[in-house]
RNA sequence: GUGCCAGUAGCUCAACGGCAGAGCAUCGCACUGUGGAUGCGAGGGUUGUGGGUUCGAAACCCAUCUGGCACCCCA
Numbered sequence: 001g002u003g004c005c006a007g008u009a010g011c012u013c014a015a016c017g018g019c020a021g022a023g024c025a026u027c028g029c030a031c032u033g034u035g036g037a038u039g040c041g042a043g044g045g046u047u048g049u050g051g052g053u054u055c056g057a058a059a060c061c062c063a064u065c066u067g068g069c070a071c072c073c074c075a
Stems, first nucleotide, its partner, number of pairs: 001071007010024004018055001026042005048064005
């Protein structure tokens, strides 16, 4: 340099064109002698970034950034 994959909540990941979610974590309450476990509830989002297509985009298109993998060139 070229190609491919990944980027969504604090972490790990769903949602493949029609209300952005789950588990864990965090916080509150219940329970408990205390804690843990368990149960109930709550908070938490620029879907990497910038544009485009569409009535509607996390998803499709273009550019770009970061990480990973493969290949090519030079040494």
Molecule: transfer RNA
Organism: Anaerolineales bacterium UBA4823